[in-house]
Molecule: small-subunit ribosomal RNA
Organism: uncultured bacterium
RNA sequence: AGAGUUUGAUCCUGGCUCAGGAUGAACGCUGGCGGCGUGCCUAACACAUGCAAGUCGAACGAAACACUUUUAAAUAAAUUCUUCGAAGUUAUUUAAAAGUGUUUAGUGGCAGACGGCUGAGUAAUACAUUGGUACCUACCCCAAAGUGGGGGAUAGCUCAUCGAAAGAUGGGGUAAUCCCGCAUGUGCUCCUCGGAGUAAAGCUUUUGCGCUUUGGGAAGGGCCUUUGGCCUAUCAGUUUGUUGGUGAGGUAAUGGCUCACCAAGACUAUGACGGGUAGCUGGAUCGAGAGGUUGACCAGCCAGACUGGGACUGAGACACGGCCCAGACUCCUACGGGAGGCAGCAGUGAGGAAUUUUCCGCAAUGGGCGAAAGCCUGACGGAGCGACGCCGCGUGAAGGAUGAAGCUUUUCGGAGCGUAAACUUCUUUUAUGUGGGAAGAUUAUGACUGUACCACAUGAAUAAGGACCGGCUAACUACGUGCCAGCAGCCGCGGUAAUACGUAGGGUCCAAGCGUUAUCCGGAAUUACUGGGCGUAAAGAGUGCGUAGGUGGUUUUUUAAGUUAGGUGUUAAAUAUACGGGCUCAACUCGUAUGCUGCAUCUAAUACUGGAAAACUUGAGAGUGGAAGGGGCAGACGGAAUUCACAGUGGAGCGGUUAAAUGCGUAGAUAUUGUGAAGAACACCGAUGGCGAAGGCAGUCUGCUGGGCCAUUUCUGACACUGAGGCACGAAAGCGUGGGGAGCGAUCGGGAUUAGAUACCCCGGUAGUCCACGCCGUAAACGAUGUCUACUAGCUUUUUGGGGUAUCGACCCCUUAAGAAGCGAAGCUAACGCGUUAAGUAGACCGCCUGGGGAGUACGAACGCAAGUUUAAAACUCAAAGGAAUUGACGGGGACCCGCACAAGCGGUGGAACAUGUGGUUUAAUUCGUCGCUAAGCGAAAGACCUCACCGAGGCUUGACAUACCGAUCGUACGUCAUGGAAACAUGAUGGUCAGUUCGGCUGGAUCGGAUACAGGUGUUGCAUGGCUGUCGUCAGCUCGUGUCGUGAGAUGUUGGGUUAAGUCCUUCAACGAGCGCAACCCUCAUUGCAUGUUAUUUUUUCAUGCGAAACUGCCCUGGUUAACGGGGAGGAAGGUGGGGAUGACGUCAAGUCAGCAUGGCCCUUACGCCUCGGGCCACACACGUGUUACAAUGGCUAGAACAACGAGUCGCAAUACCGCAAGGUGGAGCUAAUCUCCAAAUCUAGUCUCAGUUCGGAUUGGGGGCUGCAAUUCGCCCCCAUGAAGUUGGAAUCGCUAGUAAACGCGAAUCAGCACGUCGCGUUGAAUACGUUCUCGGGUCUUGUACACACCGCCCGUCACACCAUGGGAGUAGAUUGUACCAGAAGCGGCUAGCCUAACCUUCGGGAGGGCGGUUACCACGGUAUGGUUUAUGACUGGGGUGAAGUCGUAACAAGGUAGCCGA
Repeated sequence: AGAGUUUGAUCCUGGCUCAGGAUGAACGCUGGCGGCGUGCCUAACACAUGCAAGUCGAACGAAACACUUUUAAAUAAAUUCUUCGAAGUUAUUUAAAAGUGUUUAGUGGCAGACGGCUGAGUAAUACAUUGGUACCUACCCCAAAGUGGGGGAUAGCUCAUCGAAAGAUGGGGUAAUCCCGCAUGUGCUCCUCGGAGUAAAGCUUUUGCGCUUUGGGAAGGGCCUUUGGCCUAUCAGUUUGUUGGUGAGGUAAUGGCUCACCAAGACUAUGACGGGUAGCUGGAUCGAGAGGUUGACCAGCCAGACUGGGACUGAGACACGGCCCAGACUCCUACGGGAGGCAGCAGUGAGGAAUUUUCCGCAAUGGGCGAAAGCCUGACGGAGCGACGCCGCGUGAAGGAUGAAGCUUUUCGGAGCGUAAACUUCUUUUAUGUGGGAAGAUUAUGACUGUACCACAUGAAUAAGGACCGGCUAACUACGUGCCAGCAGCCGCGGUAAUACGUAGGGUCCAAGCGUUAUCCGGAAUUACUGGGCGUAAAGAGUGCGUAGGUGGUUUUUUAAGUUAGGUGUUAAAUAUACGGGCUCAACUCGUAUGCUGCAUCUAAUACUGGAAAACUUGAGAGUGGAAGGGGCAGACGGAAUUCACAGUGGAGCGGUUAAAUGCGUAGAUAUUGUGAAGAACACCGAUGGCGAAGGCAGUCUGCUGGGCCAUUUCUGACACUGAGGCACGAAAGCGUGGGGAGCGAUCGGGAUUAGAUACCCCGGUAGUCCACGCCGUAAACGAUGUCUACUAGCUUUUUGGGGUAUCGACCCCUUAAGAAGCGAAGCUAACGCGUUAAGUAGACCGCCUGGGGAGUACGAACGCAAGUUUAAAACUCAAAGGAAUUGACGGGGACCCGCACAAGCGGUGGAACAUGUGGUUUAAUUCGUCGCUAAGCGAAAGACCUCACCGAGGCUUGACAUACCGAUCGUACGUCAUGGAAACAUGAUGGUCAGUUCGGCUGGAUCGGAUACAGGUGUUGCAUGGCUGUCGUCAGCUCGUGUCGUGAGAUGUUGGGUUAAGUCCUUCAACGAGCGCAACCCUCAUUGCAUGUUAUUUUUUCAUGCGAAACUGCCCUGGUUAACGGGGAGGAAGGUGGGGAUGACGUCAAGUCAGCAUGGCCCUUACGCCUCGGGCCACACACGUGUUACAAUGGCUAGAACAACGAGUCGCAAUACCGCAAGGUGGAGCUAAUCUCCAAAUCUAGUCUCAGUUCGGAUUGGGGGCUGCAAUUCGCCCCCAUGAAGUUGGAAUCGCUAGUAAACGCGAAUCAGCACGUCGCGUUGAAUACGUUCUCGGGUCUUGUACACACCGCCCGUCACACCAUGGGAGUAGAUUGUACCAGAAGCGGCUAGCCUAACCUUCGGGAGGGCGGUUACCACGGUAUGGUUUAUGACUGGGGUGAAGUCGUAACAAGGUAGCCGA
């Protein structure tokens, strides 16, 4: 950085597709390790279980337990004194008190407004950014001042009651940092400036912690504000607390935040209101950038916590793990009533293509409480799971050729996998085992964790796949399959040789991943700011006027909004970039710097733009004077023509068409003359011309009126240009009302045409066309070209002005303006073309386009009487649709030319019979091929057997044929005979006894037998092929090199003017040359010279052979371009390529042939091969082709007479002679051929027949013969006798032939045993006609049109029928959402309050103040009623649309497409 795809090819336009990068991904196959990240995008769906917000005993009263101490009592023991009792001691137990410690619920304080999660809502009460202030702030910091003295209640607790429970109620008693007065007042608040009001709490014994008031700070928040960021106008008007004011209320605070009153405002095309969608940002990702897309993780802000509403507490909430109410759902229940909210961490179900552990720990960081120890912390730190991503490492290294085996392939030689493996040597990252062992922590404390890391040992050991290989796009072969199975991102592969399907081998690219799918950006300059377009490809509105807007002439002064420069503030961190540092590297992370293109503010500059002021005249306009004009509107008038009416003349047709008919006409048409009426249109002039904004405008005159132009340079002084909306005009057709109506003439009727003809043609004829008024508002409304301004060579013509020159004057000439045309420089354009009237170079403004179809359609809206117009989609579908030009082909386009192409002639075919080939039918088989010309007397120059490929039957299986091996035999081979048999074949008998030799079964050869490779195939594919052939066509064409032109395909040459049979030649020419074709060279015939020649009786003849000569437009006249060449003539055997032949350019038809031959692939292998006999190819209702013989007198028959050439012959041709009516037979001279033989007929002479189904014609049939051959029945040819069919010249149609030709006549040859009406040759006799190129067919050249390129046997349109798809309408139905009016009114705050209750304070002791409960009320959620809007789904039926190898009907378009096409109505 581009590439593929429209075409036969080209350039352009234009879409579709690909290569790149990215992802919170998913799916398929595969999977070794580690590090760092990351993980419900769907159902803001429902949630079992556990945990996630507590803490403080240094605020308080209790309770329980443990310990200690003291007291009392009881029991026991021993001791002491002892009378039997007492005393003390010790132990145990019980009770009480005090203390210490621990734990627990409660009161109280602080924290539960943070942290964590999610993105439903929200288009602005949000976010980002810049400013602002009328405000608040617990804990923290600083400062100042204080902390005195009283009182009251209550939980816990206890007793009792109710309840299933949750819990509730009542009595009694109690503490505080709980609550309330009083005092003080640095301060603070209010104030009428006199004053008034207003605090506190203690706990601890320590270097204390608290409490109250005020001020300040830090940090956080509230509110206001600038600017910015989605789609939709098929949402155009919205709004009543709405906009503003005054006052009041309310709030921490401003404010319609709320209320009362007043005013009537406010927002909106710079998009209000409505609808749809959406959390916003830093950033992420793609991109060269501009920009596009996006908002996971991390970070900031916002919003939400089952759904809706509400407040309470508090510094802070209208509160995720608080409260109240309503609703839905789930659970418990004794049915009375209760409980709950994972969008915290795990986890479950559901949904889904899809997203993890009911883990460890508070060790670190951070948070809450506490004086602290500490407690709590699913925040967080970690581990686990997942290749989900990024990064790193590994799966070994070196040597190793007999290039092993194996696999694949093969041209069978080999080649590839491939140094790859094996094998040898080495190493140990990883792995496993053992041992050691950190940092993370400053004293203590380590979940991670015996982790990272280190050492040692073992042993190549534990570790490679995925996709692709037709082009794009790196990488090719074999087999299988056979438009099947399948592939496919686009183009497209697959119908028997698939590098495209599947498999294998090989290769390519990546690699623990690789592919696919989805999405985004890129490529895409394919929405174009950077950076596109609009004549014909999509695209200039039908035209103007003009509003908003955009843009705007010259000069000066001023300002500083835009603009430019600098400074300052901000632009959170992370991300990004640069440089460094830390993990072995990297990913990752840390530090420093830069950047974050923005906003605000200050200063400066003043060229340009803007604002302000003043001036100017060239833009624009006005004035004055002229000329032109189908410009417009209205009125009047005119003549020609047409039709009609009346009258005259006249007498049979007219009219119409390709041809006709309908129609008109003896009731007098057409024609003609005269008179009259009516309507419409205005010949000539007239034009390539004029005017108008466009549509459009045409007889003449008059009136009214618009615009442009020229001259002059008097006035104004930028007054200008464009122009979204808007307004006006706007052909034809059409609509409404009323007139008018001659001609023309949709619809309609009739006649033709036609397969049909709802058409084209003809005869009629209504609406309409005309007028007035009112609508409609579209056209291929076109120059397919918006308006305005400036600039950039010319030439020619023309219209209208002005100037000059000239003239008697009119022309002419020069020049200057404004128009209208033609051609052209530069330039532009894809090309065509445009070119001072631009499509050139620039500027201003508007309109419009973004693949084709669906569709200018649906829905909605506006307009309209209607018709309809304007605005204007989507689903779905295709890979194209399109423009210009090129080469062909084609045309019921044009021009020129040629050909037995037509015409002019002669003879045929088509009718008959027969022959032959084909189709069809039949058959056991009727073998196969060939099918317009270019198949059909063709392959086949010869089917009785053979041929032979077909059918039936019978046989053989290494084979009828070839090569190789082994064994046997050489007594071979070969032959004869017998038996069975149709034969092949089988069995047996018998004759025979290979050659060489080193004398060896040694060599060769042959035969038989055996086994395997193989043979064999007229089996298939002519669409796998070679070769050969047909055809266009013996037509004159087909190409190349160099040069030139064109962006290119291509063109030129090869066209033009002449000429020719010819691209033959001449000439001209951006061409000059050349090649294959043409011609010539070759063969033959015709004339002649020379030489030679025998198979001759002879002949300078004729004949035969060989070598020569001769013809070249050479000569003359003439035409023509001084040409080529043509016409005429002479001479000559022959004259203009002398006749004939051979010779067939590049190519076309996938033409024909695998059955002549050859040959790839496929197929058969006791048969699709081989042999044999018999049959068939010869069939026969029929159809076609090619021939033969005829239909007769130009003839038939009989008799007689004559003249050829090409050829052939020993397995042959065969004479004379004889026999037979004949076919033929007997016989055999001669001939290996100029020697002999085959060997003529039409013709001529004479006779006869006399127009008839015949003395024409000979089919058919019967009988008898001949020949060939093993064989003549199916199925040969010939002869004789008899028989004697059709046929009397042939419909439509069609074939051949231009001179020794047609026609007629016979002869020969090949094939061949025999068989010829066929084929190929030969001679004999021997014509007619050609004016000419209009037409038919075919061909050539040039040109033109084309939507064709498989090329007109092309392409292609619409209905109908069938299948599928999406969509519109639709009686409606069901949801969602929203508006309006009304009902209703839970909880709650506020207001009011008759009732009830009431500790602190006051009291005159009555009560009061204050508070609570209750009641009521304003507001209001859910809910309800009625009626609208929007939207979704669905709906009998219905409308069109799209798609779909071979359906139906026609043929509308493309060529003059057969009626030019198209546009509107």